[in-house]
Formats: sequence, structure tokens, C1' cells
RNA sequence: CUCCCCGUAGUUCAAUGGAUAGAAUGGGAAGCUUCUAACUUCUAGAUGGGGGUUCGAUUCCCUCCGGGGAGA
Repeated sequence: CUCCCCGUAGUUCAAUGGAUAGAAUGGGAAGCUUCUAACUUCUAGAUGGGGGUUCGAUUCCCUCCGGGGAGA
């Protein structure tokens, strides 16, 4: 320098054009318990930034940022 892949909750992953972006684990509260653990219920929490296409974008396109890989 060229090409390819990835970026979603604190963490690991789903959702590939359409109803409120879900799950596990972790966090908070309550219940239970003599106490703790376990268990039950409730609860907060995310689409890397910008622009475009579309009635509608996590998804498609462009650019930037970050991470990884291949080649020279």
C1' cells in the first nucleotide's frame, strides 16, 4: 500500500429489512431462611460515529474510528 472479516447489555452470544432488539451470566431490590448460600419474584442495562437508500435499517450502500487476518 492492497484485499478480507468483525464491532449489539459489565461479559459471552442471538436477531440478516417489519410488532416492545432477546437469552445466558453478572448488577440492584424484595420474598424465603436464625444467618449465609441456594431458590422464587420484580427491576435497570446495549446496536462504534456520521451520511445515504427505503414506508420502515442491528441488517443494504458510502465514509471515518477501533480490532483481527492475508498478500506485497

This is a predicted structure of a 72-nucleotide RNA (transfer RNA) from Candidatus Colwellbacteria bacterium GWA2_46_10. Lineage of the source: Bacteria > Bacteria candidate phyla > Candidatus Colwelliibacteriota. Model confidence (mean pLDDT): 80 of 100. It matches the Rfam family "tRNA". Its family is annotated with triplet codon-amino acid adaptor activity in the Gene Ontology. Rfam's curators write: Transfer RNA (tRNA) molecules are approximately 80 nucleotides in length.